[in-house]
RNA sequence: GAAGUUGGCCUGACAAUCGCGGUGUAAUAUUUUACAUCGAGGAAAGUCCGGGCUCCACAGGAUACAGUGCCAGAUAACGUCUGGGAAGCGUGAGCUUACGGCUAGUGCAGCAGAGAGAAGACCGCCAUCCCUUAAUCGGGUUGGUAAGGGUGAAAGGGUGUGGUAAGAGCACACCGCAUGACUGGUAACAGUUCAUGGCAAGGUAAACCCCACUGGGAGCAAGACCAAAUAGGAAAACAGACUUCGGUCAUGCGUGUUCCGCGCAGUUUUCGGGUAGGUUGCUUGAGGCAUGCAGCGAUGUAUUGUCCAGAUGAAUGAUUGUCUUAAAAACAGGACCCGGCUUACUGGCUAACUUCUUUU
Numbered sequence: 001g002a003a004g005u006u007g008g009c010c011u012g013a014c015a016a017u018c019g020c021g022g023u024g025u026a027a028u029a030u031u032u033u034a035c036a037u038c039g040a041g042g043a044a045a046g047u048c049c050g051g052g053c054u055c056c057a058c059a060g061g062a063u064a065c066a067g068u069g070c071c072a073g074a075u076a077a078c079g080u081c082u083g084g085g086a087a088g089c090g091u092g093a094g095c096u097u098a099c100g101g102c103u104a105g106u107g108c109a110g111c112a113g114a115g116a117g118a119a120g121a122c123c124g125c126c127a128u129c130c131c132u133u134a135a136u137c138g139g140g141u142u143g144g145u146a147a148g149g150g151u152g153a154a155a156g157g158g159u160g161u162g163g164u165a166a167g168a169g170c171a172c173a174c175c176g177c178a179u180g181a182c183u184g185g186u187a188a189c190a191g192u193u194c195a196u197g198g199c200a201a202g203g204u205a206a207a208c209c210c211c212a213c214u215g216g217g218a219g220c221a222a223g224a225c226c227a228a229a230u231a232g233g234a235a236a237a238c239a240g241a242c243u244u245c246g247g248u249c250a251u252g253c254g255u256g257u258u259c260c261g262c263g264c265a266g267u268u269u270u271c272g273g274g275u276a277g278g279u280u281g282c283u284u285g286a287g288g289c290a291u292g293c294a295g296c297g298a299u300g301u302a303u304u305g306u307c308c309a310g311a312u313g314a315a316u317g318a319u320u321g322u323c324u325u326a327a328a329a330a331c332a333g334g335a336c337c338c339g340g341c342u343u344a345c346u347g348g349c350u351a352a353c354u355u356c357u358u359u360u
Base pairs, nucleotide, nucleotide: 001356002355003354004353005352006351007350008349009348010347012323013322014321015320016319017318018317020039021038022037023036024035025034026033027032041331045342046341048340049339050338051337052336053219054218055217056216060260061259062258065215066214067213068212069211070084071083072082073081074080085099086097087096088095089094100210101209105208106207107204108203122149123148124145125144126143127142129140130139131138157175158174159173160172161171162170176199177197178196179195180194181193182191183190184189223280224279225278226277233271234270235269236268237267238266240249241248242247251265252264253263254262287306290303291302292301293300294299
């Protein structure tokens, strides 16, 4: 100097003028005025997860269904995050993983090929016998073989040596694989370790399935209160039997299916009518910021200070000037709240690390 990898932060600021909403204070002509102060995001988005909170409701057990799936931690919790392990990719810094089980069972892998899972003999190699030949070559029958060739995405471990009629873990050495021990590690796992065994009936579970763990439901349009109005309307179905009058059984209903249990005593359906206004929930929090300590880290803990939107047909806008490298452009606006993940994107700042080239 070039090319990369990983992480963090900002995404307009200040001043003035006018215009909006909340809160507080004061005055008050009772609805206004004045002053002060605060007033959208890094994703507010998607509604994908997890909760807080409210209600069913006093709410249990199973089943079904759904989710997660290496190990250890963090957290209120999670399918999130941190650290580690394994496999794979990359020269490397690093990146990815839907990472339990195929000897519980079922299924799938077209075609080709001899044979595709307790899966093989097409070509070939060898031997006996027979035919032919001077002999070899060649042909046929029978038997042996799975090292060589071929088919396929994948073919009964690999390399080498010996052995054999020809071969084969047939035997041996090394590697690989399985089991056990030992060592290190909390563990997943790892090993220039040791021993035994000729050991392979393979692949696939974001295939069905099995195993382990977890899981009530509905949701601020939840819920609570006040006021007002109507027609305390009409109709139908199910619901009763026993009884010592305590109750038993049955029926219906109860915020995921089904069953048991529990609770209630009525429940369900059709037609028709009224209201849909106001207050609250509503923003002080598993809070943000700063600093110290502990930890590799996620994070935890202690102290100080601080209050940072609560609209409701929906407030935060416009103009001017200066600054910011040049440009305020990109993605884009709360509606109960919070912790994450995912997606979209402008222009910058910054830290560490990797590779290549050149010079000293």